RNAcentral holds the full RNA, with entries from SILVA. This is a predicted structure of a 484-nucleotide part of an RNA (small-subunit ribosomal RNA, 3' major domain) from a metagenome.

Context: one part of a larger RNA
RNA sequence: UGACGGGGACCCGCACAAGCAGUGGAGGAUGUGGUUCAAUUCGAUGCUACGCGAAGAACCUUACCUGGGUUUGACAUGCUGGUGGUAGAAGCCGGAAACGGUGACGACUGGUAGUUUACUAUCGGAGCCAGCACAGGUGCUGCAUGGCUGUCGUCAGCUCGUGCCGUGAGGUGUAUGGUUAAGUCCCGCAACGAGCGCAACCCCUGUUCUUAGUUGCCCACCCGCAAGGGCGCACUCUAAGGAGACUGCCCGGGUUAACCGGGAGGAAGGUGGGGAUGACGUCAAGUCAUCAUGGCCUUUAUGCCCAGGGCUACACACGUCCUACAGUGGCCGUUACAAAGGGCUGCCAGUCCGCAAGGACGGGCUAAUCCCAUAAAAGCGGCCAUGGAUCGGAUCGCAGGCUGCAAUUCGCCUGCGUGAAGAUGGAAUUGCUAGUAAUCGCAGAUCAGCAUGCUGCGGUGAAUACGUUCCCGGGUCUUGUACA
Numbered sequence: 001u002g003a004c005g006g007g008g009a010c011c012c013g014c015a016c017a018a019g020c021a022g023u024g025g026a027g028g029a030u031g032u033g034g035u036u037c038a039a040u041u042c043g044a045u046g047c048u049a050c051g052c053g054a055a056g057a058a059c060c061u062u063a064c065c066u067g068g069g070u071u072u073g074a075c076a077u078g079c080u081g082g083u084g085g086u087a088g089a090a091g092c093c094g095g096a097a098a099c100g101g102u103g104a105c106g107a108c109u110g111g112u113a114g115u116u117u118a119c120u121a122u123c124g125g126a127g128c129c130a131g132c133a134c135a136g137g138u139g140c141u142g143c144a145u146g147g148c149u150g151u152c153g154u155c156a157g158c159u160c161g162u163g164c165c166g167u168g169a170g171g172u173g174u175a176u177g178g179u180u181a182a183g184u185c186c187c188g189c190a191a192c193g194a195g196c197g198c199a200a201c202c203c204c205u206g207u208u209c210u211u212a213g214u215u216g217c218c219c220a221c222c223c224g225c226a227a228g229g230g231c232g233c234a235c236u237c238u239a240a241g242g243a244g245a246c247u248g249c250c251c252g253g254g255u256u257a258a259c260c261g262g263g264a265g266g267a268a269g270g271u272g273g274g275g276a277u278g279a280c281g282u283c284a285a286g287u288c289a290u291c292a293u294g295g296c297c298u299u300u301a302u303g304c305c306c307a308g309g310g311c312u313a314c315a316c317a318c319g320u321c322c323u324a325c326a327g328u329g330g331c332c333g334u335u336a337c338a339a340a341g342g343g344c345u346g347c348c349a350g351u352c353c354g355c356a357a358g359g360a361c362g363g364g365c366u367a368a369u370c371c372c373a374u375a376a377a378a379g380c381g382g383c384c385a386u387g388g389a390u391c392g393g394a395u396c397g398c399a400g401g402c403u404g405c406a407a408u409u410c411g412c413c414u415g416c417g418u419g420a421a422g423a424u425g426g427a428a429u430u431g432c433u434a435g436u437a438a439u440c441g442c443a444g445a446u447c448a449g450c451a452u453g454c455u456g457c458g459g460u461g462a463a464u465a466c467g468u469u470c471c472c473g474g475g476u477c478u479u480g481u482a483c484a
Stems, first nucleotide, its partner, number of pairs: 001484002003481003007478007015468002019432005026323008034314002042053002064309007073134001077133007088105001091102004108125006136298002139296003145292002147287003150283001152281001157196006163172003177186002202275004207243007216233002221230003246269001249263005325425001329384006341372003346365002350361004391422001396417007438460007
């Protein structure tokens, strides 16, 4: 100087407390451990691994296993020689395929010569064959590395120049007092300044003005029974530019300070709400399997091609979720109200067929125009009445649909039947302070097909916070230390 203490002081955080909803019990989905296996590819492992890499494993992917095949190679560059009607290729033969054999037909291109338009001749290029340098490796090392990332932590810290103090390590600045979300600011001070962080500048959102008015809007007016059309651009909205919030104003407190409490006006008040933004560093944290890369290893194989299988196994254990156990509910009918997205190998109106998944015909839309697309919970009416049931939907059987060469291993969906566990879950433990929790649907990426995951979007919409003694994490000062 740090680190540590079941030392002290002060302060903060959904850290506790106060509340709400869960997890831990059940069934299922998914990831992991373990076990099994020819293989169940690899990585991630307290917080900071475990719906993680994977925004989508039937083949492919795919790295794994078994079997078949191949050796200048699937791919790049260069050298030598050969060939250059050559490469390729429908078809045929062997084969599960890859591949091997045969092969009608048959591509690109420069120069020269000849006859005249024909691949005629010749010398080449490209290509192909052979040989050689080399290619290749998701092989090892993340403890050789770059880059990227997690975490402490959006915590308020981390440093430098000169000066001063100290023999020196180092200190001071950056300590005291007050204040803040903040090393934020004020006062003060052997310090005076400065940098990286904080804040602000950026984006979305909340109010308003100007401009603009189609594909958007519809108060009045016209046509029309209505649907709709016209006129119009005030309103809504869209999207570009402004205005607006700064403790600016008032009162009180405070050191005449910083600032704090209250008030006015205001759409908004003291960082308005949300996002992006992550200092010096820590964990030899993670990644050699995104990529790049040193070294090592491999080279008829640890490379490459193909078929089938596996990554989907299953006594079990754990994590994260979904669905429930019901009446604030289930079922049936009926009636409303979104936002944000996507669409041409696409989204698909409408009509018809089918109980349905879906199918047939077929209009519009490269989209503020058309479509996906009825939002659902909610409201209204009816049935059910506490029973393992009209709760719950696992499991299994049959019949179908869709995608796709192909759904057996191993997809999703529909109909009929079947109708398991489950009666609110031990010890323990998680999230959340407001348009939040809880609850309800909608969309998108990936994607032929395949979400209960993920990322977004809106609808309905709470309870509680006395307080900081305690648990956890963190910050500042101080103290002890046999630790570095």
The coordinates come from a structure-prediction model, not an experiment, and the mean pLDDT is 83.